[in-house]
């Protein structure tokens, strides 16, 4: 140097859920606590997957259709990064 990953050892990230005079049409998001968990559960693309339907189109006026809006701890590439036992 590449691989690997420990009841090491310093930091880190954080799911349910809780609350909230905070954004949003909505899905969802954000702070604030909690902590199952996580060695990329950092970033970026790319595929699809799942939610919303405000604008928009459509309508037999019930409603249907559409992502320019959102989730992923979903794949895969690409990149960068902490610690070293075996």
């Nucleotide at each position: 140097c590449a691989c690997c990953g420990a009841c090491a050892a310093a930091g880190g990230c954080a799911a349910a859920c809780u609350c909230c005079a905070c954004c949003g049409a909505a899905a969802g998001g954000g702070g604030a606590g909690g902590g199952a968990g996580c060695a990329a559960a950092g970033u970026c693309u790319c595929c699809g997957a799942c939610c919303u339907a405000c604008a928009g189109c459509c309508u037999c006026c019930g409603g249907g259709c559409c992502a320019g809006g959102g989730u992923a701890a979903g794949a895969a590439g690409a990149u960068u990064g902490c610690c070293g036992a075996a």
Molecule: c-di-GMP-I riboswitch aptamer
Organism: Pseudomonadota bacterium